The part of an RNA shown here (small-subunit ribosomal RNA, 3' major domain) has 475 nucleotides and comes from Vanilla planifolia.
Its mean pLDDT, the model's own confidence on a scale to 100, is 83.
Its Rfam family is "Bacterial small subunit ribosomal RNA".
The source organism's lineage runs through Eukaryota, Viridiplantae, Embryophyta, Spermatophyta and Vanilla.
[in-house]
Context: one part of a larger RNA
RNA sequence: UGAUGGGGGUCCACAUAAGUAGUGGAGCAUGUUGUUUAAUUCGAUGCCAAGUGGAGAACUUUACCAGGGCUUGACAUAUCGUGAAUCCUCUUGAAAGUGAGGGGUGCCUUCGAGAACUUGGACAUAGGUGGUGCAUGGUUGUUGUCAGCUCAUGCCGUAAGGUGUUGGGUUAAGUCUCACAAGGAGUGCAACCCUCGUGUUUAGUUGCCACGAUUGAGUUUGGAACCCUAAACAGACUGCUAGUGAUAAGCCAGAUGAAGGUGAGGAUGUCAUCAAGUCAUCAUGCCACUUAUGCCCUAGGCGACACACGUGCUACAAUGGGUGCGACAAGGGAUUGCAAUCCCGUGAGGGUGAGCUAACUCCAAAACCUAUCCUUAGUUUGGAUUGUAGGCUGCAACUCGCUUACAUGAAGCAGAAAUCGCUAGUAAUUGUCGACUAGCCAUAUUGUGGUGAAUUCAUUCUCGAGCCUUGUACA
Numbered sequence: 001u002g003a004u005g006g007g008g009g010u011c012c013a014c015a016u017a018a019g020u021a022g023u024g025g026a027g028c029a030u031g032u033u034g035u036u037u038a039a040u041u042c043g044a045u046g047c048c049a050a051g052u053g054g055a056g057a058a059c060u061u062u063a064c065c066a067g068g069g070c071u072u073g074a075c076a077u078a079u080c081g082u083g084a085a086u087c088c089u090c091u092u093g094a095a096a097g098u099g100a101g102g103g104g105u106g107c108c109u110u111c112g113a114g115a116a117c118u119u120g121g122a123c124a125u126a127g128g129u130g131g132u133g134c135a136u137g138g139u140u141g142u143u144g145u146c147a148g149c150u151c152a153u154g155c156c157g158u159a160a161g162g163u164g165u166u167g168g169g170u171u172a173a174g175u176c177u178c179a180c181a182a183g184g185a186g187u188g189c190a191a192c193c194c195u196c197g198u199g200u201u202u203a204g205u206u207g208c209c210a211c212g213a214u215u216g217a218g219u220u221u222g223g224a225a226c227c228c229u230a231a232a233c234a235g236a237c238u239g240c241u242a243g244u245g246a247u248a249a250g251c252c253a254g255a256u257g258a259a260g261g262u263g264a265g266g267a268u269g270u271c272a273u274c275a276a277g278u279c280a281u282c283a284u285g286c287c288a289c290u291u292a293u294g295c296c297c298u299a300g301g302c303g304a305c306a307c308a309c310g311u312g313c314u315a316c317a318a319u320g321g322g323u324g325c326g327a328c329a330a331g332g333g334a335u336u337g338c339a340a341u342c343c344c345g346u347g348a349g350g351g352u353g354a355g356c357u358a359a360c361u362c363c364a365a366a367a368c369c370u371a372u373c374c375u376u377a378g379u380u381u382g383g384a385u386u387g388u389a390g391g392c393u394g395c396a397a398c399u400c401g402c403u404u405a406c407a408u409g410a411a412g413c414a415g416a417a418a419u420c421g422c423u424a425g426u427a428a429u430u431g432u433c434g435a436c437u438a439g440c441c442a443u444a445u446u447g448u449g450g451u452g453a454a455u456u457c458a459u460u461c462u463c464g465a466g467c468c469u470u471g472u473a474c475a
Base pairs, nucleotide, nucleotide: 001475002474003472004471005470007469008468009467010466012464015459016458019422020421022419023418026314027313028312029311030310031309032308034305035304042053043052064300066298067297068296069295070294073125077124079121080120081119083117087102088101089100090099092097107114127289130287131286132285136283137282138278139277140276141274143272148187149186150185151184153182154163155162156161166179167178168177169176193266194265195264196263198234199233200232201231202230203229204228208223209222213220237260240254241253243251244250303441316415320374321373322372323371324370326368332363333362334361337356338355342351343350344349381412386407387406388405389404390403391402392401428451429450430449431448432447434445
């Protein structure tokens, strides 16, 4: 100087407390361990692995396994030949491939050849999701959006080092202020960036409609006020007032205001730490493979199942369930697409195909309101499981897809020890869009709106951080 203490002080945080909804019990979905297996490919393993890489495993993907094949190779550059190339038919085979036949002779030309492609040989080499993340780059997580981490000069110390960065206040903040052998500087903080909230100006089409006409309908004239769209400005700075404080920094209350003390959210992550993760995104050193650890194909596997763990979904009901009627979004997507309307079907869906390359058309709401039935029951709760008959995608739905109808109707009556999220348009609840896909195992994930709470006395205790100080047989 650090590290560390079941030392001290101080300070902070959904850390505790207060409250609220859960997990842990049930069924299912999904990931993981383990076991099994020809294979159940590989990675990730306390917090910081386990709905993670994977924004989607029927084939493909695919890296695994079995079998069938290839060996200059599926791919690249050179070298020497052959044939232009594309194409068609047959043979054998599970396919990859094998064998045979046909057709075709283009472009360019100095008539030798050449370009592009096909095929054969030889030789350099190709190739690898093989190993090492403890050889690496790049990138990511974590401490942590915590307030720290440093430097030159000066001063102090023999030196390691110290000071500055400590102290009194204050802040979300090493934020600011006062003091001080320190006066300065860099990085982080804050601000600058984006979105939302208010207004003004500009612009009015595909959006809008107050007034005058008009229509089934902003439909058509007309309008630029309103809404909205999308660009530029304005606006918030403790600026103003009172109190408090040291006449400071600030704190507290109030006014004005759409917004008040960082207005709300996002992006933004210092120096470092964990030999943290990743050689399977990519790149790459070294090591081993080269008739195989490379390459092609068919089928299987990654979906197994005594158990154990994680993350979720659906419930256990009356603040509910069923049925009928009625209403209100935002942000997205759409030509290999979204699809209205009408017809058929109990339904999934099928037929038809107007419109839309989109502020124009389409995908397209639920909780909610209202009326009514059920009346505390394993039920008109709950929907697992199973049977039968269908639909869709796709060469293909058995292993192994989604979905519809009818029938079946399991556990579950609020969950022990323990444990997690959340402070406001938040939790809870409620639908909905997108990416990825032919389709989908999505109850996931990224967004988006609707309805919309309770509680916070406080810092004694628990966990985890920051600063000062002190002990130490640690470095």